RNAcentral holds the sequence, with entries from Rfam. Predicted 3D model of a 100-nucleotide RNA (Glycine riboswitch aptamer) from Oncorhynchus tshawytscha.
[in-house]
RNA sequence: UGGAUGGCAUCUGGAGAGCGGCGAAAUUCGCCCACCGAAGGGGCGGCCUCGCAGCAAUGCGAGGUCACAAACUCUCAGGUACAAGGACAGAUGGGGUGUG
Numbered sequence: 001u002g003g004a005u006g007g008c009a010u011c012u013g014g015a016g017a018g019c020g021g022c023g024a025a026a027u028u029c030g031c032c033c034a035c036c037g038a039a040g041g042g043g044c045g046g047c048c049u050c051g052c053a054g055c056a057a058u059g060c061g062a063g064g065u066c067a068c069a070a071a072c073u074c075u076c077a078g079g080u081a082c083a084a085g086g087a088c089a090g091a092u093g094g095g096g097u098g099u100g
Stems, first nucleotide, its partner, number of pairs: 001100002004097002008093006018033001020032005034080003040076001041074003045066009
């Protein structure tokens, strides 16, 4: 100094679904009903071998091995006017790792 990679800080963009009902010393808390999926959290798969069923495709069970993710799915947590939060994306900055 070039490109790569993951994280941090700042800025920008950023969806969905109730201004629901009842009670209470009340922009809050508790209970109930309905709903959302984008903080966080949980779930999943491939290959090989053997056995069983089947003409076969395939299915079921056991063992071994690699991986163990998602915007899919669950809705525990969170959320359902505005604001806030917000996965993710972009820009900038300084530093880390590895490489030329």